Transfer RNA from a Phycisphaerales bacterium, 74 nucleotides, folded computationally. RNAcentral records the identical sequence in 4 taxa. Its Rfam family is "tRNA". By type it is a transfer RNA. For this family Rfam cites "tRNAscan-SE: a program for improved detection of transfer RNA genes in genomic sequence" (Lowe and Eddy, Nucleic Acids Res, 1997). The sequence is in RNAcentral, with records from ENA and MGnify.

RNA sequence: GGGCGAUUGGCGCAGCUGGCUAGCGCGCAUGCAUGACACGCAUGAGGUCACUGGUUCGAGUCCAGUAUCGCCCA
Numbered sequence: 001g002g003g004c005g006a007u008u009g010g011c012g013c014a015g016c017u018g019g020c021u022a023g024c025g026c027g028c029a030u031g032c033a034u035g036a037c038a039c040g041c042a043u044g045a046g047g048u049c050a051c052u053g054g055u056u057c058g059a060g061u062c063c064a065g066u067a068u069c070g071c072c073c074a
């Protein structure tokens, strides 16, 4: 230098053929329960979907560029 893949709450991931309020598990907070803790149960907070632009009535999803990481080729 070239090719491919990944980037979504604190962590690990899903998101089908673009469709209205983006979910799951763990973690966190509060309450119940307990003498207390853990387990359990209930409720809740937390995401401008890596960044910029484009297409579209509508983008996490499609297109272009950029950045970071991984793998391969030279």
Stems, first nucleotide, its partner, number of pairs: 001073007010026004019057001028044005050066005